[in-house]
RNA sequence: AAUUGAAAAAGGCAAACCUGUCGAAAGGCAGGGACGCAAAGCUGCAAGUCUAAAGUGGAGACACCAGGACGGUUGAGCUGCCAAU
Repeated sequence: AAUUGAAAAAGGCAAACCUGUCGAAAGGCAGGGACGCAAAGCUGCAAGUCUAAAGUGGAGACACCAGGACGGUUGAGCUGCCAAU
């Protein structure tokens, strides 16, 4: 430096759910909690998914719409611990 993650060690993160809080919602944050994770570290860049307040259309029901979200959906980019070869 490259490839890999079988065994091991040092550690790390934290799903569902509960509580509080912010938000129109999706969802975020904090605490508790562990289903899992070798990038479950970072970036909404490409795809995908969710929401639809405002706006537009409509008599209405409702429809459309992201400038709002999701990195624990996939790809891409950047960075990184340990070990084996």

Predicted 3D model of an 85-nucleotide RNA (c-di-GMP-I riboswitch aptamer) from a Clostridiales bacterium. Its mean pLDDT, the model's own confidence on a scale to 100, is 86.